[in-house]
The RNA shown here (transfer RNA) has 72 nucleotides and comes from Methanospirillum sp. Its mean pLDDT, the model's own confidence on a scale to 100, is 85. It was read from a public genome assembly. The source organism's lineage runs through Archaea, Methanobacteriati, Methanomicrobia, Methanomicrobiales and Methanospirillum.
């Protein structure tokens, strides 16, 4: 330098045109002398960035940036 894959919550990931999701973690309440575990609830997201298509884009297309992998 070129091909392919990936970028979504603090972490690990799902979803892949019509309201943003799971698990773990965090916080609050209950339970306990206390901790853990358990139960209930809550907070937490410019869906990497810019542009295009569309009535509507996290999702499709193009570019940029970053990561992984293969080739040179």
């Nucleotide at each position: 330098g070129g091909g392919c894959c990936c970028g979504u919550a603090g972490a690990u990931c799902a979803g892949g045109g019509g309201u943003a999701g799971a698990u773990c973690g965090u916080c609050g309440c209950g339970u306990u002398u206390g901790c853990a575990a358990c139960g209930c609830g809550a907070a937490g997201g410019c869906c990497a960035c810019g542009g295009g298509u569309u009535c509507g884009a996290a999702u499709c297309c193009c570019g940029u940036c970053g990561g992984g992998u293969c080739c040179a």

Rfam family: tRNA. About the family: Transfer RNA (tRNA) molecules are approximately 80 nucleotides in length.